The RNA shown here (Bacterial RNase P class A) has 339 nucleotides and comes from an Anaerolineales bacterium. It matches the Rfam family "Bacterial RNase P class A". Rfam classes the family as a ribozyme. NCBI's taxonomy places the organism under Bacteria, Bacillati, Chloroflexota, Anaerolineae, Anaerolineales. The coordinates come from a structure-prediction model, not an experiment, and the mean pLDDT is 78. It is recorded under the gene name rnpB. RNAcentral holds the sequence, with entries from ENA.
Formats: sequence, structure tokens, C1' cells
RNA sequence: CAGGUCGGUCGGGCGUUCGCGGUCUUGCGUUUCGCGGGAUCGAGGAAAGUCCGCACUCCACAGGGCACGGCGCCGGGGAAAUCCCGGAGCGGAGUAAUCUGCUGGAUGGGCCACAGAAACAGACUGCCGCGCAAGCGGCAAUGGUGAAAAGGUGGUGUAAGAGACCACCGGCGUCUGCAGCGAUGCAGGCGGCCAGGCAACCCCCGCCGGGAGCAAGGUCAAGCAGGGACAGUGGAACGGCCCGUUCCUUCGAGUCCCGGGUAGACUGCAUAGAGAGAUGAUCGCCCGGUGGCGCCUCGGCGCCACGGACAGAAUGCGGCUUAUAGACCGACCUGAAGC
Repeated sequence: CAGGUCGGUCGGGCGUUCGCGGUCUUGCGUUUCGCGGGAUCGAGGAAAGUCCGCACUCCACAGGGCACGGCGCCGGGGAAAUCCCGGAGCGGAGUAAUCUGCUGGAUGGGCCACAGAAACAGACUGCCGCGCAAGCGGCAAUGGUGAAAAGGUGGUGUAAGAGACCACCGGCGUCUGCAGCGAUGCAGGCGGCCAGGCAACCCCCGCCGGGAGCAAGGUCAAGCAGGGACAGUGGAACGGCCCGUUCCUUCGAGUCCCGGGUAGACUGCAUAGAGAGAUGAUCGCCCGGUGGCGCCUCGGCGCCACGGACAGAAUGCGGCUUAUAGACCGACCUGAAGC
């Protein structure tokens, strides 16, 4: 210098003019309200997806179990989490820095495409014994199929063979020692234990889990309907008529009161806040980027043009995931050249 890996930060700045929303204040118009002035506050790293967890609220709930769902190596953090950090084992990608997948149990049931005789049990090609043959019996080393078929090499053994037996190697289990908080690792001893895989199929084991969500919920409360009281519109009786008096569970226009409660208002609700939702535009200068032109002391300067992403709070908080032009900082890796 070029390419890359990991972690982190920012994600344009300042001013002019014109706008938008909230709060407070002030002036004018007759109050509700309207029109102005002033002050102050006004999005993000993801406000997004709504995938997890919690606060908060209402509903349900003796205790225990079943069912259903989620989680599942170890240590630490955290209110909790399908969260974060570090570590272990087995894999995958990369020359490397580094990135990345999986993780309780396979004595129960089930499944293992195609091929193959057979997918966990069998005998197609075969080998051996008996038999004239048909056939009967023994075997699983050899050939073949497959992603996968009783661990590998050598020997003993046998009719032929085979961990049937032996030596070494590999795996598994177990014991001991050492290291580690632990998962686990290393070393040694012992056991022929060596008949596969899938649990993101059921299942078993351990732990956890009630439901709905701010349109939750709370307070106040028009109108209509309901209940009560009083006056009495009304009806009935007395009466020729009016007034009047009396009566009226199946009369109550009107007035007042009562409880629940709709519209609506306030609250829940926050140093933005809401109500289908304000936080923007313009011009100038600067910043850094790309392209072109010009100058020159040859890697700098000047001028012009273009473009500066993703996106948009709605109860709050902690995570995860996804989108994101570009810029900067730190650590590390690879390659080339020079000293």
C1' cells in the first nucleotide's frame, strides 16, 4: 500500500425565511369560542416486525394430579426471557484473523427413500460337510447393493468359518490418580462390552407456564328507558252545568329526586405526546462522498455539477430479529514491496 476479520462510535453541522403540534402567558373581539403576540418543549438506532420476557390493569383461582405448550451441555450476569458474556464436546467454511451448526435419554413403540436376499434381521453370489441326485445341515470370511450391513490388521483355530480365542490399534463402559467451581480433559488399570441411525415422530426424565390486554382499567356524566315523591293534565263518582270534594295496583303531561349507565369529558400518561396521529421545507455557508474541467512545485489546490441512507413515537421498560447511503476509531490476519 492492497484485500479482509472482529469490536465500537456517528449517522450531517450552523444560520435566514416560511410553516406544524403541545404547555404556559398575554392582547383584542360579548362568555363558550375565535384571531393574534411572546416564552419554552417537540422522534430513532432501529421509533419498525410484534418474535420473547416483565411492569401495570381487569377477570378466574382451596389443595393435588391429568391433559396441553415451552425450555434442556457447563459457569457467571440478569426482575425475567427463544436474552447476554465466557467456557466444554462433536462437526462445517476459510491460507489466516475469524465465522458458524448441534447438545438430557436410543432397555419402550414407530420410521429408515432407491437399491438390496436382508435396514436389525436375513442368506442372493458363495464356502464347507453328508448324499448318485433331489435335498438336509453348518457358516458369515469373500463378491454384490446402499448414506448406513456384527470395528481394523496379523495370527491361532476349524470340515468351512466367526472376538470363538490371542497380540496390537480404535471405540464404549467402569475404577483410580491429577487438572478444573463445573461441563470436561489427560494418564493408568480392568471388562471382548463392539448389533447402526432418527427424539425437529411418539415417548421417558428434569424445570417452567392461569386468561386477556391501555380499544386494559378508573372517575364524572347529557339524552332515552326505569323507580320514587309532589302538584295535577286525565279518568270515575256526587251533579242540570260550573266551581268544589272524594276515589284511581291495570292515569300520570309537568317539576324535583334516585340507582345503574350510553354518547361525551377527564384520567391511566411520562421534561414530545394523541386525537388515525405535529416534529417539515427553502436559501446561504461549512462537512465529508462521487464525477468532470483547469493549474502546478506531481499530490495538492481551485471551479462546476450531482447526490447525503433506512425510516416515523401512540402505556412504559428489558431483549431478539430485520432495514440502513456514507464516515470515523481501535485490535488482528493475509499478500506484495522497501528499510